[in-house]
Model confidence (mean pLDDT): 82 of 100.
The RNA shown here (glycine-GGAnGA riboswitch aptamer) has 175 nucleotides and comes from Peptacetobacter hominis.
The model forms 98% of the base pairs in the Rfam consensus.
It matches the Rfam family "glycine-GGAnGA riboswitch aptamer". Its family is annotated with glycine biosynthetic process in the Gene Ontology. Rfam describes the family as follows. glycine-GGAnGA riboswitch is a variant of glycine riboswitch that have in common a U69A change. This riboswitch is associate with genes that encode either saccharopine dehydrogenase or amino acid transporters and other genes with not predicted function. The literature on the family includes a 2017 paper in Proc Natl Acad Sci U S A by Weinberg et al., "Bioinformatic analysis of riboswitch structures uncovers variant classes with altered ligand specificity". Its Rfam clan is "Glycine riboswitch clan".
Taxonomically the source falls in Peptacetobacter (Bacteria, Bacillati, Bacillota, Peptostreptococcales).
RNA sequence: UCGGAUGAGGACAGCCUUAGAGACUUUUUUAAAGCGCCGAAGAAGCAAAGUAUGGAAUUCAUCUUGUCCAUAUGGAAACUGACAGGCAAAAGGAAGGCAGUCUGACGAUACUUUGGAGAGAACGAUUUAAUUCGUCGCCUACGAGGAUAUAACCAACUGGCAAAAGGACAGAGAU
Repeated sequence: UCGGAUGAGGACAGCCUUAGAGACUUUUUUAAAGCGCCGAAGAAGCAAAGUAUGGAAUUCAUCUUGUCCAUAUGGAAACUGACAGGCAAAAGGAAGGCAGUCUGACGAUACUUUGGAGAGAACGAUUUAAUUCGUCGCCUACGAGGAUAUAACCAACUGGCAAAAGGACAGAGAU
């Protein structure tokens, strides 16, 4: 600043829709076992803030609610690993949409801060990165595009492909 009792947010249940990964080997063959993979039910792990204990520095000296260090505690995500689950189809399936029931006061954006994936430090131009020009190849979570409506789905214009930066999303944030 905007939305909200003409119902915020949350919970439950129903319908629509929704990615990824073995056309491997063996067997008593709609499955089980072995090895290999996926990551989006559910569960688990941790960053910062906060909290507790101890110590240290600063001082002529004293004091500590301040500062710094250590140890614990605490603590979220689409991150992490891979317990559960899955790897033709079916079933299931985060997120999204629609409407229903219960409850009943917050929620969003901006700002600061912390975590946060993917993919050639490609080749050539006398050439670290970057920039410019040319040549191919890839990623997708900023922005924009597609759909009867919507998204984390589809595609790949912009953007990106060591680190830094950026980054959907997620946690924290006074008197």